[in-house]
Context: one part of a larger RNA
């Protein structure tokens, strides 16, 4: 790597019980008669769910119905039904609590009352009723409050976001709050439209037009009417007032009246006015509540027609022959059923109600004339100012409505017709009602769907708003499938097993076996064939040897695949990407340009100077389909002007002139698809902003009430003594106990480090530090909320979130950004440029692409010829203009001489003109190409143009070559020209976007060539001829300046047989140590010169070494030796050194040296996807009817265009299907492709096919979503290094379980209680799949059973604080906010029980003893008794020291028990344990207390009335007042302990234990303290809750009552009460080294609650 076979997994198909959208119809609201919606019960066993409610899966009562029932629910037991059950319908009765909730309270489903009646004699207990607030009413009642999906009107009303920014404007009067209604709400019967003709409509709403028009508008972006038509519906009325009667008040009077008000009633209601009044008449018309009929209507009844046969598990398919049909709709039945079921179609039956006709019908409506007077809505109409509504944004701006401040008129009136005026028109305001058309759907009944089909349709097909997350508001899943029927495997086997698993057995099928249809992939095995262990790799691809397997026997098919050749993935996103840019861990399902309406092009269709209907009606129908009908109303059909206007012309103008737009017709409507706009508009993705609301169990700061701080040290003020002073002051010595003193635990805080960092933990550990009486830390109950709080302040905190929580909604904000966007073929194909942009990574518009349509003076590109224009390279400056270098010459300045000045003179100063050589220049030209350009010609070619529809680019690069810039840097920028890459493969350059060479339609194991090679690697020359190189130079793709006596070439010039160059012999002297200088200086430190002379062949006053200075060696020159060439300078090839980088030394390597190197000339042959051959496909033009032919093409990205394939569903047509549909896994096999088809296996019921049509219509990527499933890896790691061993036990199984004996830890705790929290986690049995980080016989896991007992303990039924909550009241658009009494609210006030026994598990709860408290009755005595008032009390901070003192504790005696001693006994000695005892009652001590405390007693105006009481002010007199402890009693506990040990049990360790016995065992002592005394006491300043109980006083009333004292009898209700609880059971996601407020607290050693070691008691930290 293949094949077979499985696992695992849950795609795929089919399926559908449940969605989604709709029609038609009803219905349109429940609810103080307690609703919605909840809690907690209810079944024989009953956890949940449906139903129901103490009458509890139901009770009556009528009606339907006619056999099974007793919900999901299938079981057991046991009931009911033909005397009619279950079931169905109608009316009805029952309805616990909480909920508007409503007796009062409250933390919703609990608690606590009153009042009446009952029970009992009372307390007390129980059981019915009855009691809320608002609003009208006298009153008796009666109405209201909640709650509900969306329409409706109304009060408030945002912001993202459009304008590419933003303010007016948009979004939007929308989201959202709020308050109100109805089944619809609003609206609504003109002070209203209209207007040319003095033309016409005649309430509201809605629907189609008008019309995107009039309009408004930073005249931006938008925004956007009306009359008018056409349709649906249709409907009009009532008060007020004037006048008229009553009754009543009031005034007035000449008492007849009369005026005025007020109630009621008559009357009346509108514009060509009407009404009242006068006169007359009183009829037709219409209809509402109620009533009767009929009709509709619950449950329901009738309801046609099939048999045979063969297949099959099983007929409804098939074959045969029949029937029905007002029923062939649809469901079901073992597969497709008209005649098998259930239904349909038609026909029937029917209570109450509710609707429609339809009679009946009470009450109302209603008439003519006349016109003097009276009425016809007043703080209104209108008016300033300020807003708002409408299309109208303050505009010329009417018209309406709102605040505000003004303010009429009265029919001879008033308003309005877009400022205002006149005229006319048209109406009558400041009062009110009003059906239908119309909006919606929380519900209900029928249906319906080219909607979905378990990642889909809701969020939910299933016990879904569930589990689960969060304090809360909120937020929120996964999860269908056995078969026809359970026939769900009897019965055996293996195992410890009721696991599981092999037999066997049902079934058509068990690989349909409950983890059950089908059953893919990822991935994980197992068998078998061939390969594999010297081999390096984007894993294929082309070649290909062996093996193996079939066979139709072939050059065969298949499977392997040693070896060899070439080859750096995919998207995306750039200029460019194998890139070390960006995404993907693998499968699978899902996942992105759709849908409306408006323009707009094209195309196909009707009609055609016309064409076309909209709402909306008829109708037909199985149908939301069809057909008629409706001409309102678009478009055209005539232009031009600002307009008046005029017209095939107008306009402009003075024009009859030009010139602009226009005539010389084609249109409309409708499908389709291109592309636009308005919408979310391809498809995810912000940070933010506004809007209602949650949130102070975490943290800030605050308020109320509690709490807590071992132990040591210091030693302030006051105070005393002393000394001192004139007195002060000052000193010292005691006392004293002061401080944001000190050291230092708890507490608390985090300073250093270190470990931790996928933790033991989302902030922690170890060690170590800071505070630690204080501006200390803590607790429980409370406030303060988002532009807010809170802050000893860091922008900290404000629930693991903070320069603005957090949750829901505006919304699918917006995103000029990134990313990611899905089958195939075939055609042509850019751009990365200009303008202009708050523009620069976007955009518009030109440009460049591409479809289609289009005609002509061919208009386009290429050569060539002609003819033009120009000022660029270059060149030039005695041609300008600038600019320049040397000289000459010389104005002019400087300088310097000059006797003062003027002259003059000198100048290697500066320097104009001038000449003489030289020579620059993008903005210099006396000159001046070449290319390019532009015109005509002419040829060759096929392009260019227009107009339309659709685009993409508008980052470019590189490399050549003409410039800028920059350094004549850059793989740098900016231009211009051309290329190529982008968009482009081949061959060469080792490799390589762009460099050379060369444009790929497919095939081919044909040939020929280009670049560029030919020694192997690796095709093709070890090729021919001649040189050079010795450096592996180099074998191309860095090298320079210099440097050399490498070598090779070609020149120049010198010396050379008169002997050259070099080598060797030899000389190299003398004056002279030249002078001079110096300590010397002699060739040789140095200065000087005349660098001299002389003998020489030839030899310097000297070229180096060298000496203190000489010496000494040299050398220069010479002479001999040798014998032929030797130098010198410039150039020119090749080599040399100069030479230094970072994976690996290397030219790509190996390797080359008469080259496989350089260089020159030549000839083969190798080499590409160029060219050619052969054969194919296809596009376009030509030609042809056509086949076909011919000529060109056929690389591509943005992008344009064409033609197809697949998927789902829909129509019509014909089909296949249990003798096996789709699906699924193979093999064959057709097409270019996308895909199709045969067949086999597997599966078991639906599915293809042709032509349309219709789309939730094709996946590899979006750090995409969901789910399986890899990797890491059998790796990390198993949570504090306090520690475990033996032995037996039980078990299938022990390191971990039980026991027992060692051992270790904690002991201010790792012990004991108890608040919060949780909530059976307690106990016993019985279990081991999960869960425990391992195993488990164990368990805080499962399963069954059990278990929490109170007057006195907490809490209620008392009290109050902060602080809510609230009547009354104030305040706000509305929600609402605050808030006297009042209520509520403990963390504090009040308040009565102890000991001992007792359970598997409770006990201050039961038991037994012994007490308390409160009311009730009796009984006895005694009294002013009485409150919600009135007094006291209750009643308080901080620190300090000192007294006294029980128990605990230690110790010591005594004394019981009992134990130990070398063989006994007995004395003595020594160890052990014990040796004890509550509330309660009596008994008032010790102490504290004298400015205290109590008694009598006078006055008194204070204490809202009183008052013996208190306060105040006097007198008198007392020692009293409070109070621990002890001490008696409780107390004969015969209990506690000890001994004893009969008897059972037993796991052999032990455990239960009855009878008897014992001390009748200190009512002992020392040391020491805690509470308590004690609300004491001293000191201090910062000056430290409230009520209630309770004492006492009276008021009112009562004294028959009422009430103290004793003393007896009664009589005490609800809630908690189990476990944990500094932890495995609370808070942390966990059986988490973190966090968690109180209370006890032993020994030794110590100051100590440090710290070490121990005690009771608990543990060895679940590998």
């Nucleotide at each position: 790597c293949g094949u077979a076979u499985g696992g695992g997994g849950a795609a795929u198909g089919c399926c559908u019980a449940g969605g989604c959208u709709c029609u038609c119809a009803g219905a349109g609201g429940c609810g103080a008669a307690g609703a919605a919606g909840g809690a907690c019960g209810u079944g024989a066993u009953a956890a949940g769910c449906u139903g129901c409610g103490a009458u509890a899966a139901g009770c009556u009562a009528c009606g339907g119905g006619g056999a099974u029932u007793c919900g999901c629910a299938a079981a057991u037991a046991g009931a009911a039904a033909u005397u009619g059950a279950u079931c169905c319908g109608u009316a009805g009765a029952u309805u616990u609590c909480c909920g508007a909730a409503u007796g009062g309270g409250g933390c919703a489903a609990c608690c606590c009352a009153a009042u009446g009646u009952a029970u009992u004699g009372a307390a007390g207990a129980u059981a019915c009723a009855u009691u809320a607030c608002c609003u009208a009413g006298c009153a008796a009642u009666a109405g209201g409050a909640g709650c509900a999906a969306a329409c409706u009107c109304a009060g408030g009303g945002a912001a993202c976001u459009g304008a590419a920014a933003c303010a007016u404007c948009u979004a939007a009067g929308u989201a959202c709050c709020u308050g109100a209604a109805g089944g619809a709400a609003g609206a609504g019967a003109a002070a209203a439209c209209a207007a040319u003709u003095u033309a016409g409509u005649g309430a509201u709403u809605g629907c189609g037009c008008a019309a995107g028009u009039a309009g408004u508008g930073g005249c931006g972006a938008g925004c956007g009417a009306a009359c008018g038509c056409g349709c649906a519906a249709g409907a009009g009325c009532c008060c007020a007032a004037a006048c008229c009667u009553a009754a009543u008040u009031a005034g007035u009077u000449a008492c007849g009246g009369c005026u005025a008000g007020u109630u009621a009633g008559g009357g009346g209601u509108u514009a060509u006015a009407g009404g009242a009044c006068u006169a007359c008449a009183u009829a037709a018309u219409c209809u509402a509540a109620g009533u009767a009929a009929c009709a509709u209507g619950a449950a329901g009844c009738u309801g046609a027609a099939c048999u045979g046969g063969g297949u099959g598990g099983g007929a409804a398919a098939c074959c045969a022959g029949a029937c029905u049909a007002u029923a062939g709709a649809g469901g079901g039945u073992g597969a497709g059923a008209g005649u098998c079921c259930c239904g349909u179609a038609a026909g029937c039956g029917u209570a109450a109600g509710g609707u429609g006709u339809u009679a009946u019908g009470a009450a109302g409506u209603g008439g003519u004339a006349g016109u003097a007077u009276c009425c016809u809505g007043a703080g209104u109409a209108g008016g300033g100012c300020g807003g708002g509504g409408u299309c109208g944004g303050a505009g010329a701006c009417g018209c309406c409505c709102c605040g505000u401040u003004u303010g009429a008129a009265u029919u001879u009136g008033c308003c309005a017709g877009c400022a205002c005026c006149a005229u006319c028109u048209g109406g009558u305001a400041a009062g009110g009602c009003u059906a239908a058309a119309u909006a919606c759907u929380c519900c209900u009944g029928a249906g319906a769907g080219a909607c979905c089909g378990a990642u889909a349709g809701u969020g939910a097909a299933c016990c879904a708003g569930u589990a689960c997350u969060g304090u809360g508001a909120a937020g929120g899943a996964a999860a269908g499938g056995u078969g026809a029927a359970a026939a769900g495997u009897a019965c055996c086997g293996u195992g410890a097993a009721u696991a599981a698993c092999g037999g066997g057995g049902u079934g058509a099928a068990a690989u349909a076996g409950a983890a059950c249809c089908u059953g893919a992939a990822a991935c994980c095995g197992u068998a078998c064939g061939c390969c594999u262990a010297c081999a390096a790799g984007c894993g294929g691809u082309c070649g290909g040897a062996g093996c193996c397997a079939c066979g139709u026997a072939g050059u065969g098919u298949g499977g392997u695949g040693a070896c060899g050749g070439c080859g750096u993935g995919c998207c995306u996103u750039u200029u460019g990407c194998a890139u070390a840019a960006u995404g993907a861990g693998c499968c699978u399902a899902c996942g992105a340009g759709u849908u409306a309406c408006u323009g707009u092009c094209a195309c196909u269709g009707g009609c055609g100077a016309g064409g076309u209907u909209a709402a909306g009606u008829g109708u037909u129908u199985a149908g939301a389909a069809g057909c008629a009908c409706g001409g309102a109303g678009c478009c055209g059909g005539a232009g031009c002007g600002a307009a008046a206007g005029c017209g095939a012309g107008u306009c402009u103008g003075a024009a009859u002139a030009g010139g602009g737009c226009g005539c010389a017709u084609a249109g409309u409507c409708a499908g389709u698809g291109g592309g636009a706009g308005u919408a979310g508009a391809c498809g995810c993705g912000a940070a933010a902003c506004u809007u209602u609301g949650u949130g102070a169990u975490c943290u800030a700061c605050c308020c109320u009430u509690g709490g807590c701080c071992a132990g040591g040290a210091u030693g302030a003020a006051g105070u005393u003594c002393c000394a001192g002073u004139a007195a002060c002051a000052u000193g010292g010595g005691a006392u004293g106990g002061a401080g944001g003193u000190c050291c230092g635990a708890a507490c608390u805080a985090g300073u250093a480090a270190a470990c931790g960092u996928u933790g033991a933990a989302a902030a922690g550990u170890u060690u170590u530090u800071g505070g630690a009486u204080g501006a200390g830390c803590u607790g429980a109950g409370g406030g303060u909320a988002g532009g807010g709080g809170u802050g000893a302040a860091a922008g900290g905190c404000u629930a693991a979130u903070c320069a603005a929580a957090c949750u829901g909604a505006g919304a699918a904000a917006u995103a000029g950004c990134u990313c990611g966007u899905a089958c195939u073929c075939c055609c042509c194909g850019a751009a990365a440029u200009g303008c202009c942009u708050u523009u620069a990574g976007g955009g518009g518009c030109a440009g460049u692409g591409u479809g289609g349509a289009g005609g002509u003076u061919g208009a386009g590109u290429u050569u060539a010829g002609u003819a033009c224009a120009g000022g660029u390279a270059g060149a030039g400056c005695u041609a300008c203009c600038a600019a320049u270098a040397g000289g000459a010459c010389u104005a002019g300045g400087g300088g310097g001489a000059g006797u003062c000045a003027c002259a003059u003179c000198c100048u290697a100063c500066c320097a104009a003109a001038u000449c003489c050589u030289g020579a620059u220049g993008a903005a210099c030209u006396c000159c001046g190409a070449a290319u390019g350009g532009u015109a005509c010609u002419a040829a060759a070619u096929a392009u260019a143009c227009u107009c339309u529809g659709c685009a993409a680019u508008g980052a470019g690069g590189g490399c050549a070559u003409g410039g800028g810039u920059g350094c004549u840097a850059a793989g740098g920028u900016c231009c211009g020209u051309g290329u190529c890459c982008g968009a482009g493969a081949g061959g060469g350059a080792a490799a390589g976007a762009a460099c050379c060479c060369a444009g790929a339609c497919c095939u081919g194991c044909a040939g020929c060539u280009a670049a560029g090679g030919u020694c192997c690697c690796a095709a093709a020359a070890u090729c021919u001829a001649c040189a050079c190189u010795a450096a592996g130079u180099u074998g191309a793709a860095c090298u320079a300046a210099g440097g050399c006596g490498g070598u090779u070439c070609a020149g120049u010039u010198g010396c050379u047989u008169a002997g050259a160059c070099a080598g060797c012999c030899a000389g190299g002297a003398u004056g002279u140590u030249u002078g001079c200088u110096u300590g010397g200086a002699a060739g040789c430190a140095g200065c000087a010169a005349u660098u001299c002379a002389u003998u020489u062949a030839a030899a310097g006053a000297g070229u180096g070494c060298g000496u203190a200075a000489c010496a000494g060696c040299u050398c220069a020159c010479u002479g001999g030796u040798c014998g032929a060439g030797c130098g010198a300078c410039a150039g020119a090839g090749c080599a040399u050194c100069g030479a230094u980088a970072a994976u690996a030394a290397u030219c790509g390597g190996g390797c080359a040296u008469c080259a496989a190197g350089u260089g020159u000339a030549g000839u083969a042959c190798c080499g590409a996807a160029g060219c050619u051959c052969a054969g194919g496909a296809u596009u376009u033009g030509c030609a042809g009817u056509a086949a076909u032919g011919c000529a060109a093409g056929u690389g591509g990205u943005a992008g344009g265009g064409g033609a197809g394939c697949a998927u789902u569903c829909u129509a019509a047509c014909a089909g296949c299907g249990g003798a096996g549909a789709a699906g699924c896994a193979g093999u064959a096999u057709g097409g270019u492709a996308a895909u199709g088809u045969a067949u086999u296996g597997u599966g078991g019921a639906g599915c293809g096919g042709u032509u349309a049509g219709a789309a939730a219509a094709g996946c590899a990527a979006a750090u995409g979503u969901a789910g399986g499933c890899a990797u890491a890896a059998g790796u990390a790691a198993c949570g504090a290094u306090a520690a475990g061993g033996c032995a037996g036990g039980c078990g299938a199984g022990a390191a971990a379980c039980c026991u027992g004996c060692c051992c270790a830890c904690c002991g201010a705790u790792a012990g004991a209680c108890u608040a919060a929290g949780g909530g059976u986690u307690c106990c016993g049995c019985g279990g081991c799949a999960a869960u425990g980080u391992u195993a488990a016989u164990c368990a805080a896991c499962c399963g069954c059973g059990g278990g929490u007992a109170a007057g006195u303990c907490g809490g209620g039924a008392c009290c109050u604080a902060a602080g809510c909550g609230a009547u009354a009241g104030c305040c706000g658009a509305g929600a609402g906010g605050c808030g006297a009494a009042c209520g509520u609210g403990a963390u504090g006030g009040c308040c009565a029980a102890u000991g001992g026994g007792u359970u598997a598990a409770u006990a201050u709860u039961c038991c037994c003893a012994u007490a308390c408290u409160a009311c009730c009755g009796c009984a006895u005595u005694g009294a002013g008794c009485g409150a919600u008032g009135g007094a006291g009390u209750g009643a308080c901070g901080g620190a300090g020291g000192a007294g006294u003192g029980a128990u605990a504790g230690u110790u010591c005696c005594g004394c019981g028990a009992u134990c130990u001693g070398a063989c006994g006994a007995a004395a003595u000695a020594g160890g052990u344990c014990g040796u004890u005892a509550a509330a309660g009652g009596g008994u008032g001590u010790a102490g504290u207390u004298a400015u205290a405390g109590g008694a009598c007693u006078g006055g008194u105006a204070g204490g809202a009335a009183a008052a013996u009481c208190c306060g105040c002010u006097g007198g008198u007199u007392u020692u009293g007042a409070u109070g621990a402890a002890a001490c008696c009693u409780g107390a004969u506990a015969g209990u506690a302990u000890c001994u004893g040990g009969a008897g059972g049990c037993u796991u052999c360790g032990g455990c239960c234990g009855a009878a008897g016995g014992a001390a009748u065992a200190g009512u002992g002592a020392a040391c020491g303290u805690a509470a308590g005394c004690a609300g004491a006491c001293u000191u201090c300043c910062a000056a430290g809750a409230a009520a209630a109980c309770c004492u006492u006083c009276u008021a009112a009333g009562c004294a028959u009552a009422u009430u103290g004292a004793u003393g007896u009898g009664g009589u005490a209700c609800c809630c908690g009460u189990a476990c944990c609880g500094g932890a495995a059971a609370c808070c942390g996601a966990c059986a988490c080294a973190g966090g968690u407020a109180g209370u006890c607290a032993a020994g030794g050693a110590g100051a100590a609650u440090a710290u070490c070691c121990u005690g009771a008691g608990g543990u060895g930290c679940u590998c």